[in-house]
Molecule: transfer RNA
Organism: marine eukaryotic metagenome
RNA sequence: CGAGGUAGCUCAGGGGUAGAGCACACGACUGAAAAUCGUGGUGUCGGCGGUUCAAAUCCGCCCCUCGGC
Numbered sequence: 001c002g003a004g005g006u007a008g009c010u011c012a013g014g015g016g017u018a019g020a021g022c023a024c025a026c027g028a029c030u031g032a033a034a035a036u037c038g039u040g041g042u043g044u045c046g047g048c049g050g051u052u053c054a055a056a057u058c059c060g061c062c063c064c065u066c067g068g069c
Stems, first nucleotide, its partner, number of pairs: 001067005008022004016053001024040005046062005
């Protein structure tokens, strides 16, 4: 200097109700499991402040991770 930090994990969402996949829990099915199907989002959106009617989103500072000089 650049990119990033959002669910247990991997990541979307870039001003107007926070989401997907996987995982997980419960139920159906089964002799019992797996697979499949149904239901459930579990979150101070890294922290503090600012702008705004409204901020995960825009701005400032700070912390952390990765990369470059």